[in-house]
RNA sequence: UGUAGCUCAGUGGUACAGCAUCUGCUUUGCCUGCAGAAUAUCCUGGGUUCAAUUCCCAGCG
Repeated sequence: UGUAGCUCAGUGGUACAGCAUCUGCUUUGCCUGCAGAAUAUCCUGGGUUCAAUUCCCAGCG
């Protein structure tokens, strides 16, 4: 340090953005641009709590 295919943000109340992907518009077509959609059991187990991605402990990488 571990969160979407990749890079990451985040806060005790089921999670942000960019890139990538798909669809549509635009174009003769591609690129670009615009709009929309889908994708996360938040490393595993346990504890605290009404509620844990968040706090604590152990483990794994």

About this RNA
This is a predicted structure of a 61-nucleotide RNA (transfer RNA) from Podarcis muralis. Lineage of the source: Eukaryota > Metazoa > Unidentata > Lacertibaenia > Podarcis. The prediction has a mean pLDDT of 80. It matches the Rfam family "tRNA". Gene Ontology term of the family: triplet codon-amino acid adaptor activity.